[in-house]
């Protein structure tokens, strides 16, 4: 100096934030689907809460 492994740490999981948990990645993980003209769903990987958006009802 390089490679491999382990630990620690960090990051990612189609549109915001937080907690818990799961999976993946170590410069990668990741960047939705369809009939591709254009159209459609969703703020979660999963659960809960908040914010935003959409619809309905009541005051």
């Nucleotide at each position: 100096u390089g490679u491999a492994u382990a630990a620690a740490a960090g990051g990612u999981g189609a549109u915001g934030g937080a907690g818990u948990u799961c999976a993946c990645c170590u410069c990668a993980a990741u960047u939705g689907c369809u009939u591709a003209a254009a159209g459609c769903u969703g703020a979660u990987g999963a659960c809960u809460c908040c914010u935003g958006c959409a619809g309905g009802a009541u005051u």
Source information
A computed fold for a 59-nucleotide RNA from a Bacillota bacterium, annotated as Fluoride riboswitch aptamer (crcB RNA motif). The sequence was found by an Rfam model in a public genome assembly. The source organism's lineage runs through Bacteria, Bacillati and Bacillota. The model forms 100% of the base pairs in the Rfam consensus.